[in-house]
Overview:
The RNA shown here (transfer RNA) has 70 nucleotides and comes from Parambassis ranga.
RNA sequence: GGUGGUGGCCAAGUGGUAAGGCGUUGGUCUUGUAAACCAAAGAUCAUGGGUUCAAUUCCCAUUCAUGCCU
Numbered sequence: 001g002g003u004g005g006u007g008g009c010c011a012a013g014u015g016g017u018a019a020g021g022c023g024u025u026g027g028u029c030u031u032g033u034a035a036a037c038c039a040a041a042g043a044u045c046a047u048g049g050g051u052u053c054a055a056u057u058c059c060c061a062u063u064c065a066u067g068c069c070u
Stems, first nucleotide, its partner, number of pairs: 002066004008022003016053001024040005046062005
């Protein structure tokens, strides 16, 4: 100096208030379980500051992970 940190896990989102999948919970179905289908909960977006009417997004610092060069 590069890339990345977003629900329990994975992961999208390049300024207008955060998709999706898995999982969890409830329901339908079944003798029962699984599968399938329906619904719900769950994120102050690593931390702190700045810019802006408005920041996951732009800027600065810190921190953690990862790989590259010397």

Rfam family: tRNA. The family's RNA type in Rfam is transfer RNA. From the family's description: Transfer RNA (tRNA) molecules are approximately 80 nucleotides in length.
The source organism's lineage runs through Eukaryota, Opisthokonta, Clupeocephala, Ambassidae and Parambassis.
Model confidence (mean pLDDT): 84 of 100.
The RNAcentral record of the sequence draws on Rfam.